Molecule: c-di-GMP-I-GGC riboswitch aptamer
Organism: Thiorhodococcus mannitoliphagus
RNA sequence: UCCGACAACGGCAAACUGUCCGAAAGGGCAGGACGCAAAGCCGCUGGCCUAAGUCUCGGGGUCUCCCCCGGAUACGGCAGCAGGGCUGCCGAAG
Numbered sequence: 001u002c003c004g005a006c007a008a009c010g011g012c013a014a015a016c017u018g019u020c021c022g023a024a025a026g027g028g029c030a031g032g033a034c035g036c037a038a039a040g041c042c043g044c045u046g047g048c049c050u051a052a053g054u055c056u057c058g059g060g061g062u063c064u065c066c067c068c069c070g071g072a073u074a075c076g077g078c079a080g081c082a083g084g085g086c087u088g089c090c091g092a093a094g
Base pairs, nucleotide, nucleotide: 002094003091004090011036012035016031017030018029019028020027021026034080040086041085042084044083045082046081047078048077049076053073054072055071057070058069059068060067061066
């Protein structure tokens, strides 16, 4: 250094619940633990989620600077989807 033990000191916290923020996806805080050796940090790449706004898209209306339904779309998210970048505790075996 790789690696990761029925090791030690400790850490984080899924679902769910309450509350707050958000159009939503989702997020903050508190409770709670399914799990996690980077489940620490960064949306850089792919993927996934959402669609407020936008549209020279489709359909419709009481129709043309309007409204409704559908579709597309990230500049919004997910770091507990994978890869990548940065940082880091411990030390058995190999």